[in-house]
Transfer RNA from an archaeon, 75 nucleotides, folded computationally. Its Rfam family is "tRNA". The family's RNA type in Rfam is transfer RNA.

RNA sequence: GCCCUGGUGGCUUAGUCCGGUUAGAGCGCGUGGCUGUUAACCAUGAAAUCGAGAGUUCAAAUCUCUCCCGGGGCG
Numbered sequence: 001g002c003c004c005u006g007g008u009g010g011c012u013u014a015g016u017c018c019g020g021u022u023a024g025a026g027c028g029c030g031u032g033g034c035u036g037u038u039a040a041c042c043a044u045g046a047a048a049u050c051g052a053g054a055g056u057u058c059a060a061a062u063c064u065c066u067c068c069c070g071g072g073g074c075g
Stems, first nucleotide, its partner, number of pairs: 001074007010027004020058001029045005051067005
């Protein structure tokens, strides 16, 4: 330098191929209930505008372009 692949709450991840419901789930965290207490369990809440920017579109996590970062391969 070229090719492939990944980047989404604190962590792990679904969704992207084929654009459209409130960006969903598990763990964790806050509050309340239960309990003699903790754990477990139950209820409830906060937290991601999807790696960054631009473009297309009525509408973008999803399509296009450039760039950044991680992993793998080739030279």